Background
Predicted 3D model of a 101-nucleotide RNA (SAM riboswitch aptamer (S box leader)) from Bacillus andreraoultii.

RNA sequence: UCUUAUCCUGAGACGGUGGAGGGACAGGCCCGAGGAAACCCAGCAACCUACUUUUAUUAAGUAAGGUGCUAACCGAGCAAGGUAAUCCUUGAACGAUAAGA
Numbered sequence: 001u002c003u004u005a006u007c008c009u010g011a012g013a014c015g016g017u018g019g020a021g022g023g024a025c026a027g028g029c030c031c032g033a034g035g036a037a038a039c040c041c042a043g044c045a046a047c048c049u050a051c052u053u054u055u056a057u058u059a060a061g062u063a064a065g066g067u068g069c070u071a072a073c074c075g076a077g078c079a080a081g082g083u084a085a086u087c088c089u090u091g092a093a094c095g096a097u098a099a100g101a
Base pairs, nucleotide, nucleotide: 001101002100003099004098005097006096007095012041015040016039017038021031022030023029025077028074042070043069044068047066048065049063050062051061052060053059078091079090080089081088082087
């Protein structure tokens, strides 16, 4: 970089170190010295994985080894439709995660 699948579930408002940034992105709107990022610990989930059972290219269950995740669903952009307007709905794009190439 490409392909496939998923993306409104869940888990730290109260652990330790740390000490000013963070929520992917311009512009918004938020979080943050009543302590941001990061690391450790704890937890959540079950994509890959292991095991068991099975109607055996399948399905179910258990575990948690490789990842991932643990403020607000953050909204929003491009297109279409609806609305007097604010705005609403759907789809795409972008982005994230896993597996494979």
Annotation:
It matches the Rfam family "SAM riboswitch aptamer (S box leader)". About the family: The SAM riboswitch is found upstream of a number of genes which code for proteins involved in methionine or cysteine biosynthesis in Gram-positive bacteria.